[in-house]
RNA sequence: GCACCUGUGGUCUAGUGGCUAUGACGUCAGCCUCACACGCUGAAGGUCGCCAGUUCGAUCCUGGCCAGGUGUA
Numbered sequence: 001g002c003a004c005c006u007g008u009g010g011u012c013u014a015g016u017g018g019c020u021a022u023g024a025c026g027u028c029a030g031c032c033u034c035a036c037a038c039g040c041u042g043a044a045g046g047u048c049g050c051c052a053g054u055u056c057g058a059u060c061c062u063g064g065c066c067a068g069g070u071g072u073a
Base pairs, nucleotide, nucleotide: 001072002071003070004069005068006067007066010025011024012023018056027043028042029041030040031039049065050064051063052062053061
């Protein structure tokens, strides 16, 4: 350089054109306890990598770019 794959809260992850983007861990608060842990309840936390296009409508489809990975000379 070329080909292919991946990019979603702090971490991991579900979702697949439409109604409030899913869950787990973690964080915070409350309950419990003499206290801590465990457990229970609740909350906060996401420009769905960036820009454009298609569409009535894009996390999803298309193109370019960025980052990471695999293969290849």

Transfer RNA from Symbiodinium pilosum, 73 nucleotides, folded computationally.
Rfam family: tRNA. From the family's description: Transfer RNA (tRNA) molecules are approximately 80 nucleotides in length. Its family is annotated with triplet codon-amino acid adaptor activity in the Gene Ontology.
Lineage of the source: Eukaryota > Alveolata > Suessiales > Symbiodiniaceae > Symbiodinium.
RNAcentral holds the sequence, with entries from Rfam.